About this RNA
Predicted 3D model of a 73-nucleotide RNA (transfer RNA) from Acidiphilium cryptum JF-5. RNAcentral holds the sequence, with entries from Rfam. It matches the Rfam family "tRNA". Its family is annotated with triplet codon-amino acid adaptor activity in the Gene Ontology. The coordinates come from a structure-prediction model, not an experiment, and the mean pLDDT is 82.
[in-house]
RNA sequence: GCGCCGGUAGCUCAACGGUUAGAGCGGACCGCUCAUAACGGUUUGGUUGCGGGUUCGAGUCCUGCCCGGCGCA
Numbered sequence: 001g002c003g004c005c006g007g008u009a010g011c012u013c014a015a016c017g018g019u020u021a022g023a024g025c026g027g028a029c030c031g032c033u034c035a036u037a038a039c040g041g042u043u044u045g046g047u048u049g050c051g052g053g054u055u056c057g058a059g060u061c062c063u064g065c066c067c068g069g070c071g072c073a
Stems, first nucleotide, its partner, number of pairs: 001072007010025004018056001026044006049065005
C1' cells in the first nucleotide's frame, strides 16, 4: 500500500430500513441474614467511532476519514 472483518451502556454482546436501541454482568437502594456471601425486588444506565449522502424514515444502505484485528504484498 491492497483486501476482509469489526467499532452500539462501565464490560461482554443483541437489534427485518419502521413504537421509546435492548439483554447479561456491573453500579445504587431495599428485602432476607446475628453478620457476610448467595438469592429476591426496585432502580441506574447511550452524541450507535467522526463527517457527508440516499430515504417519508438509518444502529442497519452508500461514501470519505479515524481506531482495532486478520491476511496478502